Predicted 3D model of a 90-nucleotide RNA (SAM riboswitch aptamer (S box leader)) from Kibdelosporangium phytohabitans.

């Protein structure tokens, strides 16, 4: 990166830096924000795909791995080769 599958209204925030816009793209809408948002870094966390542990194989359990997340239902509504995270897999 072609395909393929699962999930995407539960859940869980301090601190540094940085400075303007951010909430994936269009249109409308509603938010968030110089009392510093968005990003990035580190510490903490949540969960439980993988991986590990137990299994009566149906389930379960849990954090030292391997990711992922930690405003708002993927923020809402339409729309589209949508898109995002895991596994798989040539």
């Nucleotide at each position: 990166c072609a395909u393929c599958c699962a999930u995407c209204c539960c859940g869980a925030g301090c601190g540094g830096c940085c400075g303007a816009g951010a909430g994936a793209c269009c249109u409308g809408g509603c938010u968030c924000c110089c009392u510093g948002a968005c990003g990035c870094c580190g510490c903490a966390g949540c969960a439980a795909c993988c991986a590990c542990c137990c299994u009566c194989c149906g389930a379960g359990g849990g954090c030292a791995g391997g990711u992922g997340c930690u405003a708002c239902c993927g923020c809402c509504a339409g729309g589209a080769c949508c898109g995002a995270u895991g596994g798989a897999g040539g």

Rfam family: SAM riboswitch aptamer (S box leader). From the family's description: The SAM riboswitch is found upstream of a number of genes which code for proteins involved in methionine or cysteine biosynthesis in Gram-positive bacteria. RNAcentral holds the sequence, with entries from Rfam and Ribocentre.